[in-house]
Context: one part of a larger RNA
RNA sequence: CUCCGCUUAAGGAACUCUGCAAGUUAACACUGUAACUUCGGAAGAAAGUGUGCCCAUGGUAGUUGUAGUCGUACAGACGAAGGCGAAAUGGGUUGCAGUGACCAGGGGGUAUCGACUGUUUAACAAAAACACAGGGCUCUGCGAACACAAACGUGGACGUAUAGGGUCUGACGCCUGCCCGGUGCUGGAAGGUUAAGGUGAGGGGUCAUAGUGGUUUACCACUAGAAGCUCUGAACUUAAGCCCCAGUAAACGGCGGCCGUAACUAUAACGGUCCUAAGGUAGCGAAAUUCCUUGUCGGGUAAGUUCCGACCUGCACGAAUGGCGUAACGAAUUCCCCACUGUCUCGAGCGGAGACUCA
Numbered sequence: 001c002u003c004c005g006c007u008u009a010a011g012g013a014a015c016u017c018u019g020c021a022a023g024u025u026a027a028c029a030c031u032g033u034a035a036c037u038u039c040g041g042a043a044g045a046a047a048g049u050g051u052g053c054c055c056a057u058g059g060u061a062g063u064u065g066u067a068g069u070c071g072u073a074c075a076g077a078c079g080a081a082g083g084c085g086a087a088a089u090g091g092g093u094u095g096c097a098g099u100g101a102c103c104a105g106g107g108g109g110u111a112u113c114g115a116c117u118g119u120u121u122a123a124c125a126a127a128a129a130c131a132c133a134g135g136g137c138u139c140u141g142c143g144a145a146c147a148c149a150a151a152c153g154u155g156g157a158c159g160u161a162u163a164g165g166g167u168c169u170g171a172c173g174c175c176u177g178c179c180c181g182g183u184g185c186u187g188g189a190a191g192g193u194u195a196a197g198g199u200g201a202g203g204g205g206u207c208a209u210a211g212u213g214g215u216u217u218a219c220c221a222c223u224a225g226a227a228g229c230u231c232u233g234a235a236c237u238u239a240a241g242c243c244c245c246a247g248u249a250a251a252c253g254g255c256g257g258c259c260g261u262a263a264c265u266a267u268a269a270c271g272g273u274c275c276u277a278a279g280g281u282a283g284c285g286a287a288a289u290u291c292c293u294u295g296u297c298g299g300g301u302a303a304g305u306u307c308c309g310a311c312c313u314g315c316a317c318g319a320a321u322g323g324c325g326u327a328a329c330g331a332a333u334u335c336c337c338c339a340c341u342g343u344c345u346c347g348a349g350c351g352g353a354g355a356c357u358c359a
Stems, first nucleotide, its partner, number of pairs: 001354008010345002014343001019340001027051005036041001038171001052093006062084003068078003094098001106338004111333002113330002118130002134169007146155003172325004177255003182252002184248005191243003197237002202232005209224006256274005283317001284314001295311005
């Protein structure tokens, strides 16, 4: 010097990102207990008092239970004897100290998030994340939908719409506004477009043969060209889909701008205009969301970038990608207070284990 353990005057969070760590509290009995509340809770709220030993009431109350008594008679009830044996009250006594050591809640208030008990990153994250009961939408009539599989088959389910699958939300309370133009889904089938297929006008190639010319025993060149084979092919016909027409947002999603106006000023209930599918309703709001920003005002402090209550100028909240509240709950997060302390002012001492030196 490091680590582990213990003590510490005065102060008591001044420490620090943060009371991290340590400490306080602690058992049992009694008294007493607020806001709020889903009336269950909150609650061991908080805040207090007592606790040893001896004597008396008193071997009492009670309990067990022999004999016995009752009895609906192998049940059960009562109960001399015997066994065990309080609480409480009164009085006394004693130590610094009586749950004498050990073991054994610190408490209160505000706000955020998540209703709750649960689950999770085995070995850096336990949470506000996941789940959840509850709510909605949607698919599925059973050989179900859906999933695995090449198939057979299997799960779903030895279930049957009060069932099963998918998806979103997430107790409860009050609620959940407007937009179907885009994308998706559902329905529609008149018209447009549209594949293979069908049909096959026509065209090309090949070629028997014919014609013309040249030369001629025989052949050569050019032209036309049936049938067959083959290549191609217009018009017509032809489904779903798409275009189209509707519906649908607890489907994916979206939810404006500029200018003017009231008898101080300011502001604008009001008006004008442009655009849109429609222009954000209720509620909330510098918020786990606010850049400017330590916004402004109030509270708390001597002093407060945090916190709480308001305001609204919402850069860029907003209604099941749920909005706003909410008792209870939380090894969650934020701020404050009481108690308490070596966290600190600011160190000190003690015990132990290392390190170090020597052997």